A computed fold for an 84-nucleotide RNA from Ascodesmis nigricans, annotated as transfer RNA. It matches the Rfam family "tRNA". It is annotated as a transfer RNA.

[in-house]
RNA sequence: GGUCGCGUGGCCCAAUGGCAAGGCGCUUGACUACGAUUCAGACUUGAAAUCAAGAGAUUCUGGGUUCGAUCCCCAGCGUGACCU
Numbered sequence: 001g002g003u004c005g006c007g008u009g010g011c012c013c014a015a016u017g018g019c020a021a022g023g024c025g026c027u028u029g030a031c032u033a034c035g036a037u038u039c040a041g042a043c044u045u046g047a048a049a050u051c052a053a054g055a056g057a058u059u060c061u062g063g064g065u066u067c068g069a070u071c072c073c074c075a076g077c078g079u080g081a082c083c084u
Stems, first nucleotide, its partner, number of pairs: 001083007010024003018067001026054005034046003060076005
């Protein structure tokens, strides 16, 4: 230098032209194993797991096509593989 692939919440990962889905993580609440407290129980309190709710996206950037773009086209940026 050339060819091809990829870029979507903090992380991972769907969508194949018509409401951006899901998992992890995060926040809040419920409940409780188990602890703290007590001579013991109750109360109070901490709290794994589980359940429920919620927040979090300029879909890498800029243009184009289209009634409508994460999706198609062009250029650029980043990244990976291969070739030279």